This is a predicted structure of a 467-nucleotide part of an RNA (small-subunit ribosomal RNA, 3' major domain) from an uncultured bacterium. It matches the Rfam family "Bacterial small subunit ribosomal RNA". The RNAcentral record of the full RNA draws on ENA. The coordinates come from a structure-prediction model, not an experiment, and the mean pLDDT is 84.

[in-house]
Context: one part of a larger RNA
RNA sequence: UGACGGGGCCCCGCACAAGCAGUGGAUUAUGUGGUUUAAUUCGACGCAACGCGAAAAACCUUACCGGGGUUUGACAUCCUACUAACGAAGCAGAGAUGCAUAAGGUGCCCUUUCGGGGGAAAGUAGAGACAGGUGGUGCAUGGUUGUCGUCAGCUCGUGUCGUGAGAUGUUGGGUUAAGUCCCGCAACGAGCGCAACCCUUAUUGUCAGUUGCUACGCAAGAGCACUCUGGCGAGACUGCCGUUGACAAAACGGAGGAAGGCGGGGACGACGUCAAAUCAUCAUGCCCCUUACAUCCCGGGCUACACACGUAAUACAAUGGCGCAAACAAAGGGAGGCAAAGCCGUAAGGUGGAGCGAAACCCAAAAAGGCGUCUCAGUUCGGAUCGAGGGCUGCAACCCGCCCUCGUGAAGUCGGAAUUGCUAGUAAUCGCGGAUCAGCAUGCCGCGGUGAAUACGUUCCCGGGGC
Numbered sequence: 001u002g003a004c005g006g007g008g009c010c011c012c013g014c015a016c017a018a019g020c021a022g023u024g025g026a027u028u029a030u031g032u033g034g035u036u037u038a039a040u041u042c043g044a045c046g047c048a049a050c051g052c053g054a055a056a057a058a059c060c061u062u063a064c065c066g067g068g069g070u071u072u073g074a075c076a077u078c079c080u081a082c083u084a085a086c087g088a089a090g091c092a093g094a095g096a097u098g099c100a101u102a103a104g105g106u107g108c109c110c111u112u113u114c115g116g117g118g119g120a121a122a123g124u125a126g127a128g129a130c131a132g133g134u135g136g137u138g139c140a141u142g143g144u145u146g147u148c149g150u151c152a153g154c155u156c157g158u159g160u161c162g163u164g165a166g167a168u169g170u171u172g173g174g175u176u177a178a179g180u181c182c183c184g185c186a187a188c189g190a191g192c193g194c195a196a197c198c199c200u201u202a203u204u205g206u207c208a209g210u211u212g213c214u215a216c217g218c219a220a221g222a223g224c225a226c227u228c229u230g231g232c233g234a235g236a237c238u239g240c241c242g243u244u245g246a247c248a249a250a251a252c253g254g255a256g257g258a259a260g261g262c263g264g265g266g267a268c269g270a271c272g273u274c275a276a277a278u279c280a281u282c283a284u285g286c287c288c289c290u291u292a293c294a295u296c297c298c299g300g301g302c303u304a305c306a307c308a309c310g311u312a313a314u315a316c317a318a319u320g321g322c323g324c325a326a327a328c329a330a331a332g333g334g335a336g337g338c339a340a341a342g343c344c345g346u347a348a349g350g351u352g353g354a355g356c357g358a359a360a361c362c363c364a365a366a367a368a369g370g371c372g373u374c375u376c377a378g379u380u381c382g383g384a385u386c387g388a389g390g391g392c393u394g395c396a397a398c399c400c401g402c403c404c405u406c407g408u409g410a411a412g413u414c415g416g417a418a419u420u421g422c423u424a425g426u427a428a429u430c431g432c433g434g435a436u437c438a439g440c441a442u443g444c445c446g447c448g449g450u451g452a453a454u455a456c457g458u459u460c461c462c463g464g465g466g467c
C1' cells in the first nucleotide's frame, strides 16, 4: 500500500422480508457422473460445467471401434515422360476399388512452310522435395469468450507533504442510479469509465400513397380523410409553480402534458481478477507420428443401463376434461420453395395444381376466450408402456426417425430436508413463428393474447461500494 476479521459506521442489490408461481416426490425428454463396452470420440466441473460447444449423430456429419484397402498420398507447389481433355454401358466386390472394352469426342491460347511446334487446364506413370495429423502442451501464445459487474470505480501530469515505501488530489458536509452534481479543502487540472450521442417502443405534425385503406352487395372506376407503411421534424429540459434545503446541488408535492423527473426496453462492459475457458472454429511456437497418430470405404458406436445429479415437458383435475359454433393477434418464412380451392381418406396423408420471388399469393387453424355436458371417482382425470394396422422423408428407418388410427391404459390425489425465479404489461398462463433442417424440437431465439399479488422495513442470510 493492499487483502482479510464471527471489528465499528454509512449505502445498495428479488439479498432478506412481504407475496405469486415453482423445483426437490411421479412419468417422460435431455445433459452429466458412474458403470458397461470392440468403441460407447473429444472438450466444459462451485457461483461462472451439466437442453453447455451441438442453430438438428439413421449413412454423411464423425474426430471413436471392427474389418477391407492406399502410401508423394483425399488436399497444395515444383520436375520428367506419355496421353487432348471429357465421357462411358459391362464384370467381380459390402464398398473403397480392380479388370476390361471402347460408342462418341479431338476443344482453348500463341505460332506455322498447314506436316507440325510450344503453352494453359486435365489425366496416367515415376522420382523426391514435401503433403497430412480433430496427435500433445490453453501452465509457451494470438484471437475470442465467461466472471466479479452496467458494480462505480481505476489512474495520470504538475505542485505540495514524507529520509523512504508512499500520501494528497479521489478524504470531508450534502446529494445522486452514478467519482452524478454542489459546497468546502495544498491542491490545480486531465484521461479511461458514468451519462449523453445509436436502435426500438409510447404521442403528434408534415411529406409520400401501392400491393395498403375507404364509401359500395361485388367488380370496375375514383379518392388518400382514416388504419397502416417509412422519410423528415416536434416533444421532456426539474422548463413552470409551491415547500424543504446552506442564497447551492438537490428532494418532495402540484399544474400542464401522450409521456415526468434516467418514461419502458436494447446495443454498449473502465483499470484489472480467476496461470478462468478454448491448440477440436481459426491462427501459431515447441514436441511427437510419417506403409502411420496420415488417408479411402463398408458396418458398428456416439442412442448401452443395477444407479446418482442437473435442466425441462406433462400431470395429479371442476379456475378442469370433453363436445359444439362465421370471435379477436403480432412477428416471421417461402422458388430444387410456400402451396390455395376442389376431390379421396376416420386421420397422418394422397391427389390436384390456382396464385405468389410476395404490404398482392401461400404457410395460416391463432389458442386461452363463448355455449353445452360430466359431479369428485384413480374418474369422461392422467397419459407412460405395449400390441396391431397405416402414412411421410430418405439409396436406406433392424440397431436408431417423425406422424396417424384402433386397442392397452402404468405411476401420479400437490410432493421430506432443502431450494429457484420474479417488483408491471412483470410473474403466471395461452397459442404463433424462425434458425438448424431431406426427415426429426418438451431445446434455443423471437412474437403477440389474457393478465395478478406484494414490498412494513434493512435486525438477520448472500453479494457489492465507501470511510
Base pairs, nucleotide, nucleotide: 008467009466010465011464012463013462015458016457019422020421021420022419023418026314027313028312029311030310031309032308033307034305035304042053043052064300065299066298067297068296069295070294073130077129078128079126080125081124082123083122086104090099091098092097108119109118110117111116132289133288135287136286137285141283142282143278144277145276146274148272153192154191155190156189157188158187159168160167161166172183173182174181198266199265200264201263203234204233205232206231207230208229209228212224213223214222237260240254241253242252243251244250316415320374321373322372323371324370332363333362334361337356338355342351343350344349381412386407387406388405389404390403391402392401428450429449430448431447432446433445434444